RNA sequence: AGUGGGAUGGAUGGUCGCGGCUGCGCCGUAAUGGCGGCAGACGAGGAAAGUCCGGGCUUCACAGGGCAGGAUGCCGGAUAACAUCCGGUGGAGGCGACUCCAAGGACAGUGCAACAGAAAUGUACCGCCGGCUUCGGGCCGGUAAGGUUGGAAGGGCAGUGUAAGAGACUACCGCCCUCCUGGUAACAGGAGGGGCAUAUGUAAACCCCAUCCGAAGCAAGACCGAACAGAAAGCAUAAGGCGGCCCGCCUGCUUUCGGGUAGGUUGCUGGAGCCUGCCGGCGACGGCAGGCCUAGAUAGAUGACCAUUCACGACAGAACCCGGCUUAUAGUCCUGCU
Numbered sequence: 001a002g003u004g005g006g007a008u009g010g011a012u013g014g015u016c017g018c019g020g021c022u023g024c025g026c027c028g029u030a031a032u033g034g035c036g037g038c039a040g041a042c043g044a045g046g047a048a049a050g051u052c053c054g055g056g057c058u059u060c061a062c063a064g065g066g067c068a069g070g071a072u073g074c075c076g077g078a079u080a081a082c083a084u085c086c087g088g089u090g091g092a093g094g095c096g097a098c099u100c101c102a103a104g105g106a107c108a109g110u111g112c113a114a115c116a117g118a119a120a121u122g123u124a125c126c127g128c129c130g131g132c133u134u135c136g137g138g139c140c141g142g143u144a145a146g147g148u149u150g151g152a153a154g155g156g157c158a159g160u161g162u163a164a165g166a167g168a169c170u171a172c173c174g175c176c177c178u179c180c181u182g183g184u185a186a187c188a189g190g191a192g193g194g195g196c197a198u199a200u201g202u203a204a205a206c207c208c209c210a211u212c213c214g215a216a217g218c219a220a221g222a223c224c225g226a227a228c229a230g231a232a233a234g235c236a237u238a239a240g241g242c243g244g245c246c247c248g249c250c251u252g253c254u255u256u257c258g259g260g261u262a263g264g265u266u267g268c269u270g271g272a273g274c275c276u277g278c279c280g281g282c283g284a285c286g287g288c289a290g291g292c293c294u295a296g297a298u299a300g301a302u303g304a305c306c307a308u309u310c311a312c313g314a315c316a317g318a319a320c321c322c323g324g325c326u327u328a329u330a331g332u333c334c335u336g337c338u
Stems, first nucleotide, its partner, number of pairs: 001338008010309007018043002021040004025035003045315001049326002052324005057217004069213005074088005089103001090101004104208002109206002111202003125147002127143006155173002158170003174196001175194008221266004228259001230257006239251004273292008310313001
């Protein structure tokens, strides 16, 4: 100088405030409870973010199979699962440490490939060669070795050969097929054969092949449930209200059921959990032992101020939970390697 991995995300103390929890206290009920009264411990992140994958959980659907649709795509392993991770193979970049790759099929079919160029899949413009010739860069034929265009021009390169040429033939390399050896495999190495009509690219174009996938989501869902429609049964022709009384006016009453609104409870945080140690494994990870409890709100708490100090503090705020990916991130520290 460079290149990987990991940690941290101001610190300490004080005062006031907010949230749920526990204990005590006070108030209240038949019971569940209520309270800003006090005390105690606790109270955002490495990404809580994007909501892009995967799973748990919940409701609905579901004999089995298929179609459609979607996802994935070298090999082996890890895992609850994955598009994630680990270890390899192959390819690309870099002197190197190292980084990157959706990396099956374009010898099943279809489509697309601007411009340029004669020609973009089978093509003769120039050139080369042969023949004819009216002698004109005219006509016919052969030829992809050379030139021109292009990202790409029909395996490459050297030779033989030929009128000139051409895998027409030969060696080497590449490609394809078969076999052998090593490896669990991807693949690597080797031997033999094919003359290459398999003759360009594109499959995050259609498509083909293989594997996998039911749908919706915590505003899921479960329980309680006023009020108010409505229904049934029972009771009574009286009773209740207005009023001092009469007349008059108004109303049936009680019980049960009921849909599940307002509202409440639950789901809700003890979990594929965290820390330490040991063991197995190259590793992802797994096993065992011990220890720990670490937000749970519902209009939504996690803040403000003061003091000291330093390098003067970036990106950013939980809302069912977990594993990943991606994106944002001031500064500091540790460590492997070139």
About this RNA
This is a predicted structure of a 338-nucleotide RNA (Bacterial RNase P class A) from a mouse gut metagenome. It matches the Rfam family "Bacterial RNase P class A". Its family is annotated with ribonuclease P activity, dimeric ribonuclease P complex and tRNA processing in the Gene Ontology. Rfam classes the family as a ribozyme.